[in-house]
RNA sequence: UCUUCGGGGUUGGGUGAAAUUCCCUACCGGCGGUCACAGCCCGCGAACCGAGCGGAUCCCCCGCCCGGCCGAAUCGGUGAAAUUCCGAUGCCGACAGUCACAGUCUGGAUGAGAGAAGA
Numbered sequence: 001u002c003u004u005c006g007g008g009g010u011u012g013g014g015u016g017a018a019a020u021u022c023c024c025u026a027c028c029g030g031c032g033g034u035c036a037c038a039g040c041c042c043g044c045g046a047a048c049c050g051a052g053c054g055g056a057u058c059c060c061c062c063g064c065c066c067g068g069c070c071g072a073a074u075c076g077g078u079g080a081a082a083u084u085c086c087g088a089u090g091c092c093g094a095c096a097g098u099c100a101c102a103g104u105c106u107g108g109a110u111g112a113g114a115g116a117a118g119a
Base pairs, nucleotide, nucleotide: 001119002118003117004116005115012024013023014022026104027103028093029092030044031043032042033041039091040090048068049067050066052064053063054062055061073089074088075087076086077085095107096106097105
């Protein structure tokens, strides 16, 4: 420098005119790090908000770049070592849309990307 890869999940029931959005239950967990395997330990990415620069241009839109924001765990056990394993109980989850409020549906997204592998 190039190429490829790079996110999972609404089961069963209740109420209702209407809900995979509410209630009970169910299900899911990106990337790197770590004395030992992590959604909830440290950090990163996406999303969201904003400034600057560029695209002939005030706005819109697009690109680049910088900044902001950025959720959640305890107890017991084993062990040399684990908030990572085992057991128990608990908690968290962008924006826009929707006949009714969404981690799980639809959409931006056949996108972007932490990064991984290869040449």

RNAcentral holds the sequence, with entries from MGnify.
FMN riboswitch aptamer (RFN element) from a bovine gut metagenome, 119 nucleotides, folded computationally.
The prediction has a mean pLDDT of 83.